[in-house]
């Protein structure tokens, strides 16, 4: 410089056009258990932003930007990172 793969919440990953702001696991945090850890089990657990006393809820965000479409993480377009093979 050329082809091909892939970039998703803290962390692996699944999802590939419609109830998927994301599914499972790990990680964290609460609790039970326990003389006390540990294992196990049970529960909550991206972010930013709005409204609310509070509980609770509403937008938006899947590497960034832009297009398609009633709808896009899922499909096109340039860009940027990783990998891999070729030159």
């Nucleotide at each position: 410089g050329g082809u091909g793969g892939g970039g998703u919440g803290c962390g692996a990953g699944a999802g590939c056009g419609g109830u998927u702001g994301a599914a499972u696991c790990g990680g964290g945090c609460a609790g039970u258990u326990u003389u006390g850890a540990a294992a196990a089990c049970u529960g909550c657990u991206g972010u930013a932003u709005c409204c609310g006393a509070a509980a609770g809820g509403g937008u938006a965000c899947c590497g960034u930007g832009g297009g398609u479409u009633c709808g896009a993480a899922u499909c096109c377009c340039a860009c940027c990172c990783c990998c891999a093979c070729c030159g």

The RNA shown here (transfer RNA) has 87 nucleotides and comes from a Minisyncoccota bacterium. Taxonomically the source falls in Minisyncoccota (Bacteria, Bacillati). RNAcentral holds the sequence, with entries from ENA.